Predicted 3D model of a 95-nucleotide RNA (THF (Tetrahydrofolate) riboswitch aptamer). It was read from a public genome assembly, where an Rfam model found it. Model confidence (mean pLDDT): 85 of 100.

[in-house]
RNA sequence: AGAAGAGUAGCCAAGGCGCGUUAAGUGCUGCGAAACGGGACGUUGUUCGCAGACGAAAGGGGUUUCCCCUGCGGUGCCGCGGCGCGUCCGCUUAA
Numbered sequence: 001a002g003a004a005g006a007g008u009a010g011c012c013a014a015g016g017c018g019c020g021u022u023a024a025g026u027g028c029u030g031c032g033a034a035a036c037g038g039g040a041c042g043u044u045g046u047u048c049g050c051a052g053a054c055g056a057a058a059g060g061g062g063u064u065u066c067c068c069c070u071g072c073g074g075u076g077c078c079g080c081g082g083c084g085c086g087u088c089c090g091c092u093u094a095a
Stems, first nucleotide, its partner, number of pairs: 003093003010083003015078004019073003028052007038089005058070005
C1' cells in the first nucleotide's frame, strides 16, 4: 500500500418497577435551539423550548377521604437480547 474489524446519537424489544384512566402522557403540525463513532464535511435519526390542532376504555371487588384485581394508554424509567455512519483520515488485527 491493500484487506478485515471495532466504536456514536439512536431504533426494536424479553423482563422489572411505576404513572394515568377525575387524561397527564404519547402521537401530529409550525417556528427556534442543542447534542450526535477520535477529526473534517455531510446524511439519517434524536432531544429540548414555544405555539397550534386533534384526542381516549373501562370492568369487578373490599375493611370505601382510600385500597386491591383484570384491562386500557402509539404511557414514564431501567434494560436480557438484536440492530446501528456515507466519503477521507485516525484506531485495532499488526509484527